[in-house]
c-di-GMP-I riboswitch aptamer from Geobacter sp., 75 nucleotides, folded computationally.

RNA sequence: CAUCGAUCAGAGCAAAACCGGAGCGAUCCGGUGACGCAGAGCCAGGGGCCUCCCGUAGACAGCCCAGCCGCCGAA
Numbered sequence: 001c002a003u004c005g006a007u008c009a010g011a012g013c014a015a016a017a018c019c020g021g022a023g024c025g026a027u028c029c030g031g032u033g034a035c036g037c038a039g040a041g042c043c044a045g046g047g048g049c050c051u052c053c054c055g056u057a058g059a060c061a062g063c064c065c066a067g068c069c070g071c072c073g074a075a
Stems, first nucleotide, its partner, number of pairs: 004073002012037002017032006035062001041068002045065003048060001050058002052055001
């Protein structure tokens, strides 16, 4: 350094539900809240699923694969 994912440390994210707001909707934003997460960081390239004003449309990355980046350091 790479693979890998035990442990330790420093960190981080944040399900459902509720409140407020945006949207036709899927869903998203903020607050409260934690089910959990070794990437539950970024990314819509491929697949999948969902929505609708059914299109060269939109949503989901905490569904899978791929790509980029990142903390720790055993076997």
The model forms 100% of the base pairs in the Rfam consensus. Its mean pLDDT, the model's own confidence on a scale to 100, is 88.